[in-house]
C1' cells in the first nucleotide's frame, strides 16, 4: 500500500430573536429577570430485579421457563474465561450444547426391506428338466460381499475360512461401555487394560432428569376535598354468605355484610416522583466479567403531556462551476416510577488492537 | 399497564394440533361453446416469494426465535 477480523466512541458547534415546561426571585395585578430542560437507542415490551399492596407469601399437584463447565451480579434467557462441536488460510466467528443401550411415537416418495429389519438383482449348494457340451429354466434353501433406491441400509479395511459367505475368527483402525493412572476446582483432556463386536435420526415430538418461579400492578399504593337516590333478586350472620387466593385441593387468616341487575353521581389536588445496585477519574486485587478504596461531579419530571422554529458565521456530504462562489441535505428516534440487560433502526464519520498479502530500505 | 388473534393466487376462507409433492372450496379472471345480442348455463384453462429474515431436521405454510404490519379484549 491492498483485502479481512474485532473493540470503542461521536452523532453537528458557537451567538442572537421569538416560544414553551418544571423551579425560585420581584410585583396589588398585567407581567418581568434568573436556573434547568431527551437518548444511544429514550423504541419493542423479550426477560430479570428494586418498591408498593394483598398472609412477609406455607404444603402437595399442575402449568411455565431455563439447560456445557466455573465464576460475576440485588437479579436473569444478561455478562466474562475455559471445554467440546462446526466453519475459516489466519485474526477470529457460529452453536435452544442434558438425556435417543428409561419407556412411547414419527421417519413421506423411491426401495425387497426403514429398526423384535429385509433376499429384487446377483453369487452358492442340491434335486428336475431341457441341450452332445457351454449352459438355459424351474422349485426348494443358504448369503448382506457386490449392484441399485433413499436423507438414513445393522463399523471401515485387509486376511483366514466357506459351496458362495458372514465379527464366524484374527491383525490394524474408528467408535461404545466399564474399571484404573495421570492432569484440572470443574466441563473435560492424555493414557493403559477389560469386555462385547457396533450401538440409525428426531426431545426446537410427547416425555425423563436437575434447576428456578406467590399474585398484581405507579390507573401500585396513599391523604385530603367534593358530588349522589335509591330500587329488585339470592344467599348469609358460629349450622358463617363472601374475600386474601391468581389453574385446582389442602391448610392458615378476615369476617357481617356480601353477588348481581336496574338506575343516579364524580372524572379535582397533593404524596409516591426523582439522589441511585448513580456519572467520571486515580490506585489496589482479578486472565477478564467485576469488585474494594479514595477524591470529584449535581444532571428533565410533564398529566393531554414542555423540550421548538428562524436568521448569522462555521463543519460536514451531495451537484454544477478552472475558479472565487451559488444551490440542496444533515440520520433513527423521542422521557412519563426506577434501574441491568437482549433485541431492532440509525445519514455520515473518528479511534485503538490484530491476521494474510504486495512493494521498498 | 396487561392480555389474546390473524397475515396462503384478484377477493373471502380451509390446510397448521399428526412436519411429507403448494393440495382444495366459493366468488372474480381468459378462451371457446350457446343466443339476433347480453345475462344465466356447459366446456376448458391461467394465476401462489403461504408478510419478511434465520435456525431444527432428510424434508417446513405447518416446529422455534427475531422482526413487520393489522384487528381485538380487560383495567
Nucleotide at each position: 500500500u491492498g483485502g479481512g477480523c474485532u473493540g470503542g466512541c461521536c452523532g453537528g458547534g458557537c451567538g442572537a430573536c421569538c416560544g414553551c415546561g418544571u423551579g425560585g426571585a420581584g410585583g396589588a395585578g398585567a407581567c418581568u429577570c434568573c436556573c434547568c430542560g431527551a437518548g444511544g437507542a429514550a423504541g419493542g415490551u423479550c426477560c430479570g430485579g428494586g418498591c408498593u399492596c394483598c398472609a412477609c407469601a406455607g404444603g402437595g399437584c399442575a402449568a411455565g421457563g431455563u439447560g456445557g463447565u466455573g465464576g460475576g451480579u440485588a437479579a436473569c434467557a444478561c455478562c466474562c474465561a475455559c471445554c467440546c462441536g462446526g466453519g475459516g488460510a489466519a485474526a477470529c466467528c457460529c452453536g435452544c450444547g442434558g438425556g435417543a443401550a428409561a419407556g412411547u411415537g414419527c421417519c413421506a416418495c423411491a426401495g425387497a426391506a426403514a429398526u423384535c429389519a429385509g433376499a429384487c438383482c446377483g453369487c452358492c449348494c442340491g434335486c428336475g428338466c431341457c441341450g452332445c457340451g457351454a449352459g438355459g429354466c424351474g422349485c426348494a434353501g443358504g448369503u448382506a460381499a457386490g449392484g441399485g433406491u433413499g436423507a438414513a441400509a445393522c463399523g471401515g479395511c485387509g486376511g483366514u475360512g466357506u459351496a458362495a459367505g458372514a465379527g464366524a475368527c484374527c491383525a490394524c483402525c474408528a467408535g461404545c461401555a466399564c474399571a484404573c493412572c495421570g492432569g484440572g476446582u470443574g466441563a473435560c483432556c492424555g493414557g493403559c487394560g477389560u469386555g462385547g463386536c457396533u450401538a440409525g435420526g428426531c426431545a426446537a415430538a410427547c416425555c425423563c432428569c436437575a434447576c428456578c418461579u406467590g399474585g398484581a400492578g405507579c390507573a401500585a399504593g396513599g391523604u385530603c376535598a367534593g358530588a349522589c337516590a335509591g330500587c329488585g333478586c339470592a344467599c348469609g350472620u358460629u349450622c358463617g354468605a363472601g374475600g386474601g387466593c391468581g389453574g385446582c385441593c389442602c391448610g392458615c387468616c378476615c369476617g357481617a355484610g356480601u353477588g348481581c341487575g336496574c338506575g343516579g353521581g364524580u372524572a379535582g389536588a397533593c404524596c409516591g416522583c426523582u439522589g441511585g445496585a448513580g456519572g467520571c477519574g486515580g490506585c489496589c486485587g482479578g486472565c477478564a466479567a467485576c469488585g474494594g478504596u479514595c477524591g470529584u461531579c449535581g444532571u428533565a419530571g410533564a398529566u393531554g403531556g414542555a423540550u421548538g422554529g428562524u436568521c448569522g458565521c462555521c463543519c460536514c456530504c451531495g451537484u454544477c462551476g478552472c475558479g472565487a462562489g451559488a444551490c440542496g441535505g444533515g440520520a433513527c428516534a423521542g422521557a412519563a416510577c426506577c434501574c441491568g440487560g437482549c433485541c431492532u433502526a440509525c445519514a455520515g464519520g473518528c479511534c485503538a488492537g490484530c491476521c494474510c498479502g504486495u512493494c521498498c530500505c | 399497564g396487561g392480555g389474546g388473534g390473524c397475515g396462503u393466487g384478484g377477493a373471502g376462507c380451509a390446510g397448521c394440533u399428526u412436519g411429507g409433492a403448494g393440495u382444495g372450496c366459493u366468488c372474480g379472471c381468459c378462451a371457446c361453446c350457446c343466443u339476433g345480442u347480453c345475462a344465466a348455463g356447459g366446456u376448458g384453462g391461467a394465476g401462489g416469494u403461504c408478510g419478511c429474515g434465520g435456525g431444527u431436521u432428510c424434508a417446513a405454510g405447518u416446529c422455534c426465535c427475531g422482526u413487520c404490519g393489522c384487528c381485538c379484549c380487560c383495567g

Overview
Predicted 3D model of RNase P RNA and transfer RNA as a complex of 436 nucleotides. It holds a member of the Rfam family "Bacterial RNase P class A". The family's RNA type in Rfam is ribozyme.